The prediction has a mean pLDDT of 81. This is a predicted structure of a 519-nucleotide part of an RNA (small-subunit ribosomal RNA, 5' domain) from a metagenome.
Context: one part of a larger RNA
RNA sequence: GGACGAACGCUGGCGGCGUGCUUAACACAUGCAAGUCAAGGAUAAGCUCUGCUUCGGUAGAGUGGACACUGGCGCACGGGUGAGUAACGCGUAUGCAAUCUACCCUCAAUCCGGGGAUAACAUUUCUAACGAAGUGCUAAUACCCGAUGACGCAGCGGCACCGCAUGGUGACAGUUGUUAAAGUUUCGGUGAUUGAGGAUGAGCAUGCGUCCCAUUAGGUAGUUGGUGGGGUAACGGCCUACCAAGCCAUCGAUGGGUAGCUGGUCUGAGAGGAUGAUCAGCCACACUGGGACUGAGACACGGCCCAGACUCCUACGGGAGGCAGCAGUGAGGAAUAUUGCGCAAUGGACGAAAGUCUGACGCAGCAACGCCGCGUGCGGGAUGAAGGCCUUAUGGGUCGUAAACCGCUGUAGCAGGGGAAAAAUAUCCCGGUCUCCGGGAUUGAUGGUACCCUGAAAGUAAGCCUCGGCUAACUACGUGCCAGCAGCCGCGGUAAUACGUAGGAGGCAAGCGUUGUCC
Numbered sequence: 001g002g003a004c005g006a007a008c009g010c011u012g013g014c015g016g017c018g019u020g021c022u023u024a025a026c027a028c029a030u031g032c033a034a035g036u037c038a039a040g041g042a043u044a045a046g047c048u049c050u051g052c053u054u055c056g057g058u059a060g061a062g063u064g065g066a067c068a069c070u071g072g073c074g075c076a077c078g079g080g081u082g083a084g085u086a087a088c089g090c091g092u093a094u095g096c097a098a099u100c101u102a103c104c105c106u107c108a109a110u111c112c113g114g115g116g117a118u119a120a121c122a123u124u125u126c127u128a129a130c131g132a133a134g135u136g137c138u139a140a141u142a143c144c145c146g147a148u149g150a151c152g153c154a155g156c157g158g159c160a161c162c163g164c165a166u167g168g169u170g171a172c173a174g175u176u177g178u179u180a181a182a183g184u185u186u187c188g189g190u191g192a193u194u195g196a197g198g199a200u201g202a203g204c205a206u207g208c209g210u211c212c213c214a215u216u217a218g219g220u221a222g223u224u225g226g227u228g229g230g231g232u233a234a235c236g237g238c239c240u241a242c243c244a245a246g247c248c249a250u251c252g253a254u255g256g257g258u259a260g261c262u263g264g265u266c267u268g269a270g271a272g273g274a275u276g277a278u279c280a281g282c283c284a285c286a287c288u289g290g291g292a293c294u295g296a297g298a299c300a301c302g303g304c305c306c307a308g309a310c311u312c313c314u315a316c317g318g319g320a321g322g323c324a325g326c327a328g329u330g331a332g333g334a335a336u337a338u339u340g341c342g343c344a345a346u347g348g349a350c351g352a353a354a355g356u357c358u359g360a361c362g363c364a365g366c367a368a369c370g371c372c373g374c375g376u377g378c379g380g381g382a383u384g385a386a387g388g389c390c391u392u393a394u395g396g397g398u399c400g401u402a403a404a405c406c407g408c409u410g411u412a413g414c415a416g417g418g419g420a421a422a423a424a425u426a427u428c429c430c431g432g433u434c435u436c437c438g439g440g441a442u443u444g445a446u447g448g449u450a451c452c453c454u455g456a457a458a459g460u461a462a463g464c465c466u467c468g469g470c471u472a473a474c475u476a477c478g479u480g481c482c483a484g485c486a487g488c489c490g491c492g493g494u495a496a497u498a499c500g501u502a503g504g505a506g507g508c509a510a511g512c513g514u515u516g517u518c519c
Base pairs, nucleotide, nucleotide: 001519002518003517004516006515007514008513009512010511013374014373015372016371017370018369019367020366021332026330027329028328030327031326032325035073036072037071039070040069046063047062048061049060050059051058052057080285081284082283089210090209091208092207093206094205095204096203099202100201104198105197106196107195108194109193110192111191112146113145114144115143121136122135123134124133125132126131154175157172159170160169161168162167211257212256213255218248219247220246223245224244225243226242227241228240229239230238260282261281262280263279264275265274266273267272287308288307289306290305291304310321311320312319313318338364340363341362342361346360347358348357349356350355377408378407379406380405387399388398389397390396391395412460414455415454416453417452418451422446426442427441428440429439430438431437432436463508464507465506466505467504468489469488470487474503475502476501477500478499484491485490
């Protein structure tokens, strides 16, 4: 000198764009943050009609479809945090002849015949509560059985081609097991099953790179390798039985400390050093520890089970909970925001769609926390006014064209009027030559905001630090090694340009200084 997720002191006009718990991965009141659906049965309110009526209603039928229930898909994404991790965790480059992949796309084939339940519901019972049990009824794209069935899977057999050891690919004949579901106003489609390929996503393996300590020198028994078996989507001591005795290490094993990694960011001419907030990629975690279930995918933040700590309820028998989601509270701290608006846009889930949900996201609020821009007026004006300060003091110098005064302008702010883009390639309707084209319509939280026009009015808007040298900027008074200053050198003991105040000056400016950290 530069930089900062900064803090503190003094001061503070406006706008745009960003950023905002670095500390206690401390504890959390309250609300919201993941639902949705032409699969299914049942059904409340409401509405319509009919019958009866003591005019209060009541019974039946139709329509309607809430809250729930079975089922499908989603909930493994999106969002948060950085505790752990020195590791194939990350980065980079490869490999899988050792792998999986729901939804999506392409191609091929198929969708036949049956069955028994169960929730909801009704009813009974237990319980303080959470909830649970019995009996009876019913449906499905829920569940089960059978058929068909291959280019699919497994075993056997030879053939051809290829290769990176194990092997891979292709055609061929025989045997065993394995599948399917309905709905339709439009008969267009949509959905289901099997196989092959693609796309996307994931898993695994390997080379190289990845902080400090040797005042850490030896470490290791599933340890290193093999065989058989098990397990996985898959290779593998991943697990297990047996056998062998290996394996790692001064090219730093093992141990200890610290730490999420990267693209990047800051600095620097560069090499390098430091760093890893925001944004993006990967990883890990979800009160602490462990475990599996479901599923294409989890060992699952707002799922389950067990144990523990903590908090709450309890009729003492037993139950409930998990903000490192968005707001918000307490605590800690030098220190970090609203219990806001909206799904209009973008994106996501479900749905044929309308649409529903979405604290993702879009916006608004707070904070000079940062960067950038603008303003606080402009021109003229010398009785160089008054006043302050200094002085060699009837004088002069300086603040100073500064003020007064005259003229002008109108940014920001104020008032009045108008008023967006973001939204049509989305969605709906109509027509057509119908996976498309043409025409029409609808939808804005921000927001009556930005912006434009008009009006009045210099009116509402400047501070902070410094002035001995480094280092731009000096005098007076007060004080008298006191009070104090100070980044270093050093000032102060009676004329202090160094302390305090005043006048003046210098620097930067809605900021200016100080502190902390890095280069």